A computed fold for a 73-nucleotide RNA from a Candidatus Moraniibacteriota bacterium, annotated as transfer RNA. Its mean pLDDT, the model's own confidence on a scale to 100, is 80. Its Rfam family is "tRNA". Rfam classes the family as a transfer RNA. The source organism's lineage runs through Bacteria, Bacteria candidate phyla and Candidatus Moraniibacteriota.
RNA sequence: GCGUCGUUAGCUCAGUUGGUAGAGCAGGGGACUCUUAAUCCCAAGGUCGCAGGUUCGAUCCCUGCACAGCGCA
Numbered sequence: 001g002c003g004u005c006g007u008u009a010g011c012u013c014a015g016u017u018g019g020u021a022g023a024g025c026a027g028g029g030g031a032c033u034c035u036u037a038a039u040c041c042c043a044a045g046g047u048c049g050c051a052g053g054u055u056c057g058a059u060c061c062c063u064g065c066a067c068a069g070c071g072c073a
Base pairs, nucleotide, nucleotide: 001072002071003070004069006067007066010025011024012023013022019056028042029041030040031039049065050064051063052062053061
């Protein structure tokens, strides 16, 4: 340099033939317990990498860029 794949919550990851995003763990509060742990319950946490485009509407489609993995050179 070319090809390919990925980027979503603090971490590990789902998601979608375009209709307003979820789980587990961690952290916070509570129940239980003499106390802790375990278990259970509740709430919070997101400009869906960035910028454009298409669309009534984009995490999803298109283009460019950034970063990371793999392959080729």